[in-house]
Model confidence (mean pLDDT): 82 of 100. Small-subunit ribosomal RNA from Pilibacter termitis, 1413 nucleotides, folded computationally.
RNA sequence: GACGAACGCUGGCGGCGUGCCUAAUACAUGCAAGUAGAACGCUUGAUUUUAGUACUUGUACUAAAUGACGGAGUUGCGAACGGGUGAGUAACACGUGGGGAACCUACCUCUUAGCGGGGGAUAACACAUAGAAAUGUGUGCUAAUACCGCAUAAUUGCUUUUGCCGCAUGACAGAAGUAUGAAAGGUGCAAUUGCACCACUAAGAGAUGGCCCCGCGGUGCAUUAGCUAUUGGUGAGGUAACGGCUCACCAAGGCAACGAUGCAUAGCCGACCUGAGAGGGUGAUCGGCCACAUUGGGACUGAGACACGGCCCAAACUCCUACGGGAGGCAGCAGUAGGGAAUCUUCGGCAAUGGACGCAAGUCUGACCGAGCAACGCCGCGUGAGUGAAGAAGGUUUUCGGAUCGUAAAACUCUGUUGUUAGAGAAGAACAAGGAUGAGAGUAGAAUGUUCAUCCCUUGACGGUAUCUAACCAGAAAGCCACGGCUAACUACGUGCCAGCAGCCGCGGUAAUACGUAGGUGGCAAGCGUUGUCCGGAUAUUGGGCGUAAAGCGAGCGCAGGCGGUUUGAUAAGUUGGAUGUCAAAGGCAAUGGCUCAACCAUUGUACGCAUCCAAAACUGUCAGACUUGAGUGCAGGAGAGGAGAGUGGAAUUCCAUGUGUAGCGGUGAAAUGCGUAGAUAUAUGGAGGAACACCAGUGGCGAAGGCGGCUCUCUGGCCUGUAACUGACGCUGAGGCUCGAAAGCGUGGGGAGCGAACAGGAUUAGAUACCCUGGUAGUCCACGCCGUAAACGAUGAGUGCUAAGUGUUGGAGGUAUUCCGCCCUUCUGUGCUGCAGCUAACGCAUUAAGUAUUCCGCCUGGGGAGUACGACCGCAAGGUUGAAACUCAAAGGAAUUGACGGGGGCCCGCACAAGCGGUGGAGCAUGUGGUUUAAUUCGAAGCAACGCGAAGAACCUUACCAGGUCUUGACAUCCUUCUGACCGCACUAGAGAUAGUGUUUCUCUUCGGAGCAGAAGUGACAGGUGGUGCAUGGUUGUCGUCAGCUCGUGUCGUGAGAUGUUGGGUUAAGUCCCGCAACGAGCGCAACCCUUAUGUUUAGUUACCAUCAUUGAGUUGGGGACUCUAGACAGACUGCCGGUGACAAACCGGAGGAAGGUGGGGAUGACGUCAAAUCAUCAUGCCCCUUAUGACCUGGGCUACACACGUGCUACAAUGGGGAGUACAACGAGCAGCGAACUAGUGAUAGUAAGCGAAUCUCUGAAAGCUCCUCUCAGUUCGGAUUGUAGGCUGCAACUCGCCUACAUGAAGCCGGAAUCGCUAGUAAUCGCGGAUCAGCACGCCGCGGUGAAUACGUUCCCGGGCCUUGUACACACCGCCCGUCACACCACGAGAGUUUGUAACACCCGAAGUC
Repeated sequence: GACGAACGCUGGCGGCGUGCCUAAUACAUGCAAGUAGAACGCUUGAUUUUAGUACUUGUACUAAAUGACGGAGUUGCGAACGGGUGAGUAACACGUGGGGAACCUACCUCUUAGCGGGGGAUAACACAUAGAAAUGUGUGCUAAUACCGCAUAAUUGCUUUUGCCGCAUGACAGAAGUAUGAAAGGUGCAAUUGCACCACUAAGAGAUGGCCCCGCGGUGCAUUAGCUAUUGGUGAGGUAACGGCUCACCAAGGCAACGAUGCAUAGCCGACCUGAGAGGGUGAUCGGCCACAUUGGGACUGAGACACGGCCCAAACUCCUACGGGAGGCAGCAGUAGGGAAUCUUCGGCAAUGGACGCAAGUCUGACCGAGCAACGCCGCGUGAGUGAAGAAGGUUUUCGGAUCGUAAAACUCUGUUGUUAGAGAAGAACAAGGAUGAGAGUAGAAUGUUCAUCCCUUGACGGUAUCUAACCAGAAAGCCACGGCUAACUACGUGCCAGCAGCCGCGGUAAUACGUAGGUGGCAAGCGUUGUCCGGAUAUUGGGCGUAAAGCGAGCGCAGGCGGUUUGAUAAGUUGGAUGUCAAAGGCAAUGGCUCAACCAUUGUACGCAUCCAAAACUGUCAGACUUGAGUGCAGGAGAGGAGAGUGGAAUUCCAUGUGUAGCGGUGAAAUGCGUAGAUAUAUGGAGGAACACCAGUGGCGAAGGCGGCUCUCUGGCCUGUAACUGACGCUGAGGCUCGAAAGCGUGGGGAGCGAACAGGAUUAGAUACCCUGGUAGUCCACGCCGUAAACGAUGAGUGCUAAGUGUUGGAGGUAUUCCGCCCUUCUGUGCUGCAGCUAACGCAUUAAGUAUUCCGCCUGGGGAGUACGACCGCAAGGUUGAAACUCAAAGGAAUUGACGGGGGCCCGCACAAGCGGUGGAGCAUGUGGUUUAAUUCGAAGCAACGCGAAGAACCUUACCAGGUCUUGACAUCCUUCUGACCGCACUAGAGAUAGUGUUUCUCUUCGGAGCAGAAGUGACAGGUGGUGCAUGGUUGUCGUCAGCUCGUGUCGUGAGAUGUUGGGUUAAGUCCCGCAACGAGCGCAACCCUUAUGUUUAGUUACCAUCAUUGAGUUGGGGACUCUAGACAGACUGCCGGUGACAAACCGGAGGAAGGUGGGGAUGACGUCAAAUCAUCAUGCCCCUUAUGACCUGGGCUACACACGUGCUACAAUGGGGAGUACAACGAGCAGCGAACUAGUGAUAGUAAGCGAAUCUCUGAAAGCUCCUCUCAGUUCGGAUUGUAGGCUGCAACUCGCCUACAUGAAGCCGGAAUCGCUAGUAAUCGCGGAUCAGCACGCCGCGGUGAAUACGUUCCCGGGCCUUGUACACACCGCCCGUCACACCACGAGAGUUUGUAACACCCGAAGUC
């Protein structure tokens, strides 16, 4: 895009079309084929006429004639058309083009000649009779255009013959012989022969319709490869006619890979749909042909049938029946049932068109014309038009301002298509018949008649329809689908991987443009969507491919086939051009016209193909001739693991024998099994046997491929070079076919040294049916025969031509130059590498093409199922060759890119390992976590990077948790109304307290209007939430990591992703710097700038300092400004200097000087990013949730529980120590609700009193380890201090749950810690004390400070982490990846299964209807 469509929602009108695609299932009822009296007899006999009789004078009857509407019958014609359906059919059925010299044709047209004379029956009818019926039977009568002889006739049939023509059978013309026909009918006129018309007979011709034959064309399967009593001849029969159509005899043919036969499917075509076309699909309506008529068979009649509404027989089904027997065939029009997703009225009319019959009138006609039903399709029209902003109300949304539906509505004005009512009202009708008039033909003449013209009369189902006119009212007339992308169109709410959507991708797990609804928007519109089917997009003839994506047969030889060098002539099959015939109509296309337009309809024009004829001769073909360059032969040379057979050689392994010799050998990562004192291994000599051929050896050689390697001989194939004597296209490819074909395997017979599937043992391992080891059978070897496959690979079929170069190498030839060797140049053949153009998706290929052309063959068409099943062929078997489908997935795959990863590689770094020192893990305690418990043990943090973490300090408070008691505009904020003048404070009572009550006290300013402030009460907006979501977020933080990286602009390269820069050579702590380079620059990081510390100078000296001078108990006071110190400014360090190394670089090594040397030490500083890392409980915040509670207040409790597990610490286990006494030296800091001196009291914690100090002034503040002396003497101790008791102190409303400290007493575990694991490289570890924050009180934690003060680093193999380069990848959530198989359960598809049933086909046999001969 299309449809004979169906389904869902919706539905105003008209025109034109279309309407059982399924059950060729079964059918009730009605209709669909009759007609002719001008062929015939009979019957009925209306009407009319005449005559007569009776008389009632207009009635009845009789006779004759006329003969309407009818009835059955004889006869003629029709019924073979028209109408329906598509079951069958793969066929001369259809289409197209030819042929019939092998045929028929009723009615029709033309021509010719006729139409004489006879005969016998029969239906109807009558009578009798059988039967339920259907239907008969017998006897008798009768007619014909019914039937039968006879006459007549040739231009007919048959036989013979002559001429002529034809490719042939034969045709045409002539002659002779012979055979054969009819209705004296009908009607009309006329009344004499006759005439006219309709019939009839014979012959010829035409037209129409049919029959037969042939070429070509249109279908699937080769997993259908062979089929055929058939093919031909002679003769006969039969037919309208040819023919094995049938038969007798004879012969052995005929068809088939250009697809016979078989199976499956199917009516064919004009045409229809689609497509740019070529094609592909379809075969409804309309038209042509065929076939069929319940199923099967058969003939009759006839011009025509083997007959839809005829006959006979058989079968199934249905109906009637008196049970004896009969009747029927909607795939005609309507209609019914059934089937189905699904397909209409039991209508009107012969008015038109057409048909049958008839002289005609006319009759018949479910053909046909019309109407009805159905949005089933196409086309057309309408559902109103103009103005209209307060941008109404309302809906939706909102950032609350607005926005949008929206000029849309309302309102005003207008129109009337359609609709309703009324009125007018067609075309379609031309005939025929009848009447009138005229003319023509015809006739001896006339008439009847006949033909033509004009006039009159008359015929409409549709239908009072189309159309026209008038009136009336905006009144009666819009839906469907979609809105994530493809694809035009977005928001809100609901839902929360649920419900659902979905054509593909996919959407939905609490902020869904994707589900559902609403608003809005988009598209189409009386329709819109969905489903189904076909074509296109998407199998390549036009117009694809095969190195790696699917795809070159493992290789060759070769029949058929396809293709084929140069040249001459002929021919005309192919080819090209022209003409003719045909290509039905309809349809399509173009033009014009008719319905108001369109759909629709009409007229005119137009062709692919096929056939015939004519012409051309370039190309292809064919025939004849020539040529030499393709191909082959000859001659002269050459290389080689080419093949087959026979012989032969040495090294090595093993075995055997013997000698020497002694305890091991062998084997492995390490071992063991194994061998060995019965003498191994080792060594020496001799022997046996089999297999393979070191070095040479080489991207060297040969072969078609598989493949071929010691040497010699015999036989033999191919190749290369040179020459140009010979042949003269002899060529290339190659479906089937044939041959060769590694290894393994199979059969028979040999052989068997080594190796070695299976197997055995030993190891390894969780296991180890493996890898390793010790043995070892088939096999490996030979001969003969099979097998026929390999990653049989260059993953690259064979042949030929052409298309830049360079450089190796094998085998030849020629040239030049040489004494020779060689070098060099040219050329042919083979084999490699690099590389241009070109090609390629890229990788890559590139004269050995994957370039460019050409010929032939093979093969491919998404992945899996599957190279499987079935069938066939081959094979001894193993198996091979050929080779599907169901089902299933949305991918599978190639090449390249960036990352990540690797028990890949290279380089480098880090307390990463190593070297050291000290710890943890064991004990007790402290602290945090898990778990458990609990009314609650609030919450968070979870490997490193949670766990002395948030918490720099939970008795109440904190506090978020629990129990109980209370409040509800609230503990806190803003606004409003009313009232009061206070509020606060103090005191008392009740209560656990919150709270409630009482008492006391009691505002400010003023222009006197009020204002401010405070309190109470009320109302609703709201407050409040440590409630949820850190996976909605901001901010902040951790981590990789203070690792050296992360990027950009421009340029260049690549189809692109991307690359380059950033890689490489050095160097560094560093992407730090230098050099090189299709890159050149730049940014964030590194470094530096900042703070601190180490040195000096200078300035300044108070509260700091004191050398000199005084002075004091004392830097206490004068004084000093030197020193220390304080704190401002400045200096200093930069690889600056020297030497060496290095590339004349960067840099490194060493040295000098210097307080300090190569970043001097320490800190702050954290790139792009990763981890949906942490935090909604610091804070902020979207959404959701609670609102007399998830908010707020109070008391008490809990966060402090305790079988247990883990982390981090403290104290120890002692003599480098404990205890006692004496004595020395700091720094950082803090202090007014504070630090608190000194003094007094106490054993002490502390208490009392109290100076000074808001601090370089006073206080905390006595530092400790250290040093000196005494004691303890290796023990659970004079170590260790847990636990517990008693008595006290301090803070604080309060110390029970649950604080810290002191004294006395008590005196637990623990004697250096398993596996494992942590920190540290110098003023560091270790050790010692001091200060501070938090804080009423509470520090073994945290943050700082100083004192004492080590050991070790060979080095980078390994462990961990990281950086750069490179490599592989089937990973990309990125190795904590991906992924394979079994099993369990469920589901899907396909099978097996005791059996049972059916269809089709084949073969054999039996019975056998009707019917023809």
The RNAcentral record of the sequence draws on ENA and SILVA.